Predicted 3D model of a 484-nucleotide part of an RNA (small-subunit ribosomal RNA, 3' major domain) from a metagenome.

[in-house]
Context: one part of a larger RNA
């Protein structure tokens, strides 16, 4: 100087407390350990691995296993030789395919020399050589990228001063803040990286613009409808601008910083949300995104193909979904979103089918058409507390769709079947407001989908916070230390 302490002081955070809803019990989905297996490819391992890499494992993917095959190789560059009936297209045999074998016909392109014939070269193909190739190994040889403490308020430097020196000071103190934020004091005076601000979305207003919006005011028109003429007022869209700064008033405070209350205002003290992550820590993670040193394989640890596996299942753990019901289930009727996506696509009306879906093709490269119905909600009816009209697992049957192909191993529909489950032990998680809870909608990946995942969007919309003794993590000062 640090680190640590069941030392002290100050202080903060959904850390506790106060509340609301879960997990832990059930069934299923998914990941993992384990076990099994010819293989169940590999990685990730307290927080910070376990719906994680995987934003799509039937084949492919695929790295694994079994079997069949190739050896200058699926791919790159260079050299030598060969090759105009060359490249390319095409047939047959064998085979599961890959591959192997044998042929037929058609049949090119570019450059140079030359009148032409022809010659040489390029490209391509073949033979050979040098090499390719490796998801083989080392993340404790590395780059890059990332997690984490933590959006915590810290981490440092120059000069000066003090100390023999390591080092200290500044950065401590008194206030204050979300903040090393600011003020005052001060052997310090300044500065940098962080904090804040600058950026994006959102909340109010103005303006510009009008193939969306509007009977707002007019005319026409309908069973109805911005449907038509017409118009940019409003809504909206998307460009520009304004607006909030403790600016104003009162109080407190050291004449300060600031805090408390108030006015005005759409908004008030960082308005709400996002992006943004200091010096560093964990030899943290990744050699399987990629790149890369060393080591290793080279008729195989490379490459191609068929099939299988990654989906195996006694029990165990994590994360979720659906429930156990009446604030509910079922039937009928009826409203109101936002954000997205669409041409190898979205696909309307209409017809068929109980339905999944099929036929059909209008319109749309989309504020114009479509996906599309939002759901919870509201109204009416029914059930009457029961393992039920709760719950939907499991199993049987019949179908639909995608795809070369759904047996291992897809999703969906209909009929039947109707399991566990009556609110979950010890323990444990999230959340402070448009939040929790609850309800649906969309997207990426994607032929399809094991999505209940993930990332977004809006609808309805709470309770509680006395407080900082305790648990936990962090910050500053101080103290002890036999630790570095």
């Nucleotide at each position: 100087u640090g680190a640590c302490g069941g030392g002290g002081g100050c202080c903060c955070g959904c850390a506790c407390a106060a509340g609301c809803g879960g997990u832990g019990g059930a069934g299923c989905a998914u990941g993992u350990g384990g076990u099994u297996u010819a293989a169940u490819u590999c990685g990730a391992g307290g927080c910070a691995a376990c719906g994680c890499g995987a934003a799509g494992a039937a084949c492919c993917u695929u790295a694994c296993c079994c079997g069949g095959g190739u050896u200058u190789g699926a791919c790159a560059u260079g050299c030598u030789c060969g090759u105009a009936g060359u490249a390319u297209c095409u047939g047959c045999c064998u085979g599961a395919a890959a591959g192997g074998g044998c042929g037929u016909g058609a049949g090119a392109u570019c450059c140079u020399c030359u009148c032409c014939c022809g010659a040489g070269g390029a490209a391509g193909c073949g033979a050979g050589c040098a090499c390719a190739g490796g998801u083989g190994u080392u993340g404790c040889a590395u780059g890059g990228c990332u997690g984490u403490c933590g959006u915590c308020a810290g981490c440092u430097c120059g000069u000066g001063u003090c100390g023999u020196g390591a080092g200290a000071u500044g950065u401590u103190a008194g206030g204050u803040u979300a903040a090393g934020u600011c003020c005052u004091g001060u052997a310090a005076c300044g500065a940098g990286c962080g904090a804040a601000a600058c950026c994006c979305c959102u909340g109010c207003c103005c303006u510009u613009a009008g193939u969306u919006g509007c009977c707002a005011g007019c005319g026409g028109g309908u069973a109805a409808a911005g449907c038509c003429g017409g118009g940019c007022a409003c809504u909206c869209u998307a460009g520009g601008g304004g607006g909030a700064c403790u600016g104003c008033c009162g109080g407190u405070g050291u004449c300060a910083a600031a805090c408390c209350g108030g006015a005005g205002g759409a908004a008030g003290g960082u308005g709400g949300g996002g992006a943004u992550g200091a010096c560093g820590u964990c030899a943290a993670g990744u050699c399987a995104u990629c790149a890369u040193g060393g080591c290793c394989c080279u008729u195989a640890c490379a490459c191609c193909c068929g099939g299988g596996g990654c989906u195996g299942c006694a029990a165990a753990c994590g994360u979720g979904c659906u429930a156990c019901a009446a604030u509910g289930g079922c039937g009928g009727g009826u409203a109101c979103a936002a954000a997205g996506c669409g041409u190898a696509g979205c696909g309307a009306a209409c017809u068929c089918g109980c339905g999944a879906g099929a036929g059909g093709g209008a319109g749309c490269c989309a504020a114009u058409c479509g996906c599309a119905a939002a759901a919870a909600g509201c109204c009416c009816g029914u059930c009457c507390c029961a393992g039920u009209u709760c719950g939907g697992a499991u199993c049987g049957g019949a179908g639909g769709c995608u795809g070369c192909a759904a047996u291992u191993c897809g999703c969906c529909u209909c009929c039947g079947u109707g399991a566990a489950g009556u609110u979950g032990g010890a323990a444990u998680c999230g959340c402070u407001a448009g939040u929790a809870a609850u309800c649906g909608c969309g997207g990426a990946u994607c032929a399809g989908c094991c999505a209940c995942g993930c990332c977004g969007c809006g609808g309805u919309g709470a309770a509680u916070a006395u407080g900082u003794u305790c648990c936990u993590g962090a910050g500053c000062c101080u103290u002890g230390u036999a630790c570095a």
The coordinates come from a structure-prediction model, not an experiment, and the mean pLDDT is 86. RNAcentral holds the full RNA, with entries from SILVA.